The RNA shown here (glmS glucosamine-6-phosphate activated ribozyme aptamer) has 146 nucleotides. Rfam family: glmS glucosamine-6-phosphate activated ribozyme aptamer. It is annotated as a riboswitch. The sequence was found by an Rfam model in a public genome assembly.
RNA sequence: GCUAUAAAUUAAGCGCCAGAGCUCACAAGAGUUGACGAGGUCAUGGUUAAUCGAGAAUUCGGCGGAUGCCAUGGGGUGUACUACCAUCCUUAAAGCUAUACAAAACCUAUAAGUGAUUAUAGAGACAAAAAUAGCUAAGUAGUUUA
Numbered sequence: 001g002c003u004a005u006a007a008a009u010u011a012a013g014c015g016c017c018a019g020a021g022c023u024c025a026c027a028a029g030a031g032u033u034g035a036c037g038a039g040g041u042c043a044u045g046g047u048u049a050a051u052c053g054a055g056a057a058u059u060c061g062g063c064g065g066a067u068g069c070c071a072u073g074g075g076g077u078g079u080a081c082u083a084c085c086a087u088c089c090u091u092a093a094a095g096c097u098a099u100a101c102a103a104a105a106c107c108u109a110u111a112a113g114u115g116a117u118u119a120u121a122g123a124g125a126c127a128a129a130a131a132u133a134g135c136u137a138a139g140u141a142g143u144u145u146a
Base pairs, nucleotide, nucleotide: 014064015063016062017061019060020033021032022031023030024029036053037052038051042073043072044071045070046069047068074089075088076087077086078085080143081142082141083140084139094136095135096134097133098132099131107122108121109120110119111118112117
């Protein structure tokens, strides 16, 4: 230095709730719902309606955050070095083709609650993007080496 395992920590469809829906309550008021997974982080600064799809459709509306985007720097690739250019981010161009992958929902059970509702478990389904594999295939100028 690399790999494996274990533990700890971690919020990133994440957190919150003045609207709204719903429940309890004579009332006052008290509760409850408010993103389903997949995918995503070189550093610093800036910025805000930050990717993909789902048998979901209040997943409405709002606030905050955020791995998005932009700039600069660093790094990789483009046959050694330098500059520029392009494109990515440590598995570090791009194109084509192929391939595997989800959870909620629904049904059942258990637990908590007056209830709305919540938590857990079981059963059997279905994506897209990113990804992976194969193939194709990738600068300019100068310099150096063989």